[in-house]
Context: one part of a larger RNA
RNA sequence: UGACGGGGGCCCGCACAAGCGGCGGAGCAUGCGGAUUAAUUCGAUGCAACGCGAAGAACCUUACCAAGGCUUGACAUGCAUUAGAUCGCGUCAGAGAUGGCGUUUCCCUUCGGGGCUGGUGUACAGGUGGUGCAUGGUUGUCGUCAGCUCGUGUCGUGAGAUGUUGGGUUAAGUCCCGCAACGAGCGCAACCCCCGUUCUAUGUUGCCAGCGGUUCGGCCGGGGACUCAUAGGAGACUGCCGGGGUCAACUCGGAGGAAGGUGGGGAUGACGUCAAAUCAUCAUGCCCCUUAUGUCUUGGGCUUCACGCAUGCUACAAUGGCCGGUACAGAGGGUUGCGAUACUGUGAGGUGGAGCUAAUCCCUUAAAGCCGGUCUCAGUUCGGAUUGGGGUCUGCAACUCGACCCCAUGAAGUCGGAGUCGCUAGUAAUCGCAGAUCAGCAACGCUGCGGUGAAUACGUUCCCGGGCCU
Repeated sequence: UGACGGGGGCCCGCACAAGCGGCGGAGCAUGCGGAUUAAUUCGAUGCAACGCGAAGAACCUUACCAAGGCUUGACAUGCAUUAGAUCGCGUCAGAGAUGGCGUUUCCCUUCGGGGCUGGUGUACAGGUGGUGCAUGGUUGUCGUCAGCUCGUGUCGUGAGAUGUUGGGUUAAGUCCCGCAACGAGCGCAACCCCCGUUCUAUGUUGCCAGCGGUUCGGCCGGGGACUCAUAGGAGACUGCCGGGGUCAACUCGGAGGAAGGUGGGGAUGACGUCAAAUCAUCAUGCCCCUUAUGUCUUGGGCUUCACGCAUGCUACAAUGGCCGGUACAGAGGGUUGCGAUACUGUGAGGUGGAGCUAAUCCCUUAAAGCCGGUCUCAGUUCGGAUUGGGGUCUGCAACUCGACCCCAUGAAGUCGGAGUCGCUAGUAAUCGCAGAUCAGCAACGCUGCGGUGAAUACGUUCCCGGGCCU
């Protein structure tokens, strides 16, 4: 000077408390450990690994294993030499890679050769092999916590101190006052994006108040008022009033206002910590392999299963299940695509193809909700696992190992021990919708979107984490 303390003081945070809903018990899904295996590829391991890399493991992917092949190589460039087009098509052997046979077949030229392809040779290629404790880059975390420093000056022999401490105040080293300090930088805040109000401009594919028509559909004429869309402005600044306060910063109440004291949300992450993570995104030093640790192929594995853990989904029911009718979103995606009306099938789906390169057409009926009926507390008309049979779709191919549909089957489960997690408002809870990846899909995941819509916070003694002073 720091760090630490079951030392002290002050302060903050869903940290506790007050509430609401879960997890921990059941079944299933996914990830991990362990065990198993020819292989079950590799990485991630307290918080900060475990629905994580993976926003798609049947083949491919794929890095693993078995077997069969190749050796200048699956891929790149140069040189020497040699041959000729290459590609393609057919056929035979083979699991295929591959090999044999047949067939087809060049361009430019100064005639030296060149382009292109194959062979041989040589430099080299190649490596998801090792080291993240050799590294770059990127990322997590403390933490969106309020801190971390510098110049000059001053003090101290010096390490260093001061400034940055103190009195107030703030979400904030935010601001005010004081002070041997005076200034400054990186952070804070603001500038950026979205939402909330309004004005102006422009009205198609969007809208429809008034007028006319109408097949009653903004459908047509028409209109720019409104909604909305796209641009550009305005608006919020403690600006105004009152109380408190050091005539301060600020704070409390009020007015006006769509919005009030950071309006709500996002992006944004200081100096640094953890030799944190990643050599398997990529790049890269060194080491290692070079007829193999490279590369091609077929099949298998990553999907195993006595067990343990983590994260979710579905439930255990009547605020509910089932049946019928009926209402209201937002945000996205679509040409190798989305696919309407119609017909067909109990259904998954099929036939078919209008329209749409999209404010035009389609995905697209939102669901919870509301109205009516039924069930009457039961392992049930709850719950849906498991299993049998039959199908649909994608795709060379669903055996290992896909999703979905129909019929049948109808397991555990009656609210969960110790313990533990999330959340302070359009939040929790609950309800559905879309998208990326993607042929298909193990998505109950993830990322977004809207619908309905609470309870509670006395307070800071205690638990956890953090900041300042000592």